[in-house]
Transfer RNA from Ferroplasma acidarmanus Fer1, 73 nucleotides, folded computationally. It is recorded under the gene name tRNA-Pro-GGG-1-1. Model confidence (mean pLDDT): 83 of 100. The sequence is in RNAcentral, with records from ENA and GtRNAdb. Its Rfam family is "tRNA". The same sequence occurs in records of 6 taxa.
RNA sequence: GGGACCGUGGGGUAGCUUGGUAUCCUACCAGCUUGGGGUGUUGGUGACUCCGAUUCAAAUUCGGACGGUCCCA
Numbered sequence: 001g002g003g004a005c006c007g008u009g010g011g012g013u014a015g016c017u018u019g020g021u022a023u024c025c026u027a028c029c030a031g032c033u034u035g036g037g038g039u040g041u042u043g044g045u046g047a048c049u050c051c052g053a054u055u056c057a058a059a060u061u062c063g064g065a066c067g068g069u070c071c072c073a
Base pairs, nucleotide, nucleotide: 001072002071003070004069005068006067007066010026011025012024020056027045028044029043030042031041032040049065050064051063052062053061
């Protein structure tokens, strides 16, 4: 220098094919339960790497940038 794949709450992950309420687990906070803790249970907090384009509507489509992994030179 060229190419492929990937980027989603604090951590992990589904959703992208076929655009339409962002899923689940864990963590954290609160209530109940306990003599207290743990377990269990109920509720809550919290995310689409960035910019632009297309569209009524973009995590999803298109272009560019940034970052990561791998391959070629």